[in-house]
RNA sequence: CCACCGAAGGGGCAAACUAUGGGUGACCAUAGGACGCAAAGCUACCUGUCCUGACAGACCCGGGAUAGAGGGGCCAUCGAA
Numbered sequence: 001c002c003a004c005c006g007a008a009g010g011g012g013c014a015a016a017c018u019a020u021g022g023g024u025g026a027c028c029a030u031a032g033g034a035c036g037c038a039a040a041g042c043u044a045c046c047u048g049u050c051c052u053g054a055c056a057g058a059c060c061c062g063g064g065a066u067a068g069a070g071g072g073g074c075c076a077u078c079g080a081a
Base pairs, nucleotide, nucleotide: 005079006078012037013036017032018031019030020029021028022027035068041074042073043072045071046070047069048066049065050064051063052062053061
């Protein structure tokens, strides 16, 4: 220095819910609030799930959402066993 790992330390993030606002919607933002999180930092490449359009319906296809559903990619604090 790198990888694995996750004791200790310094800290960080913020579920449900509520209020306000945006959106046809999934959902998002801000404030409050903490269920939890060693990547619960970023990223929509793959899968899943959800919304939406077309279609008699489904599948397929197009557009969108979800990163706290899983995988992948990138960046990253500290340093015990």

This is a predicted structure of an 81-nucleotide RNA (c-di-GMP-I riboswitch aptamer) from a Nitrospirota bacterium. Rfam family: c-di-GMP-I riboswitch aptamer. Rfam's curators write: GEMM was predicted in a large-scale screen for bacterial structured RNA regulatory elements. Gene Ontology term of the family: cyclic-di-GMP binding. The prediction has a mean pLDDT of 87. Of the family's consensus pairs, 100% are formed in the model.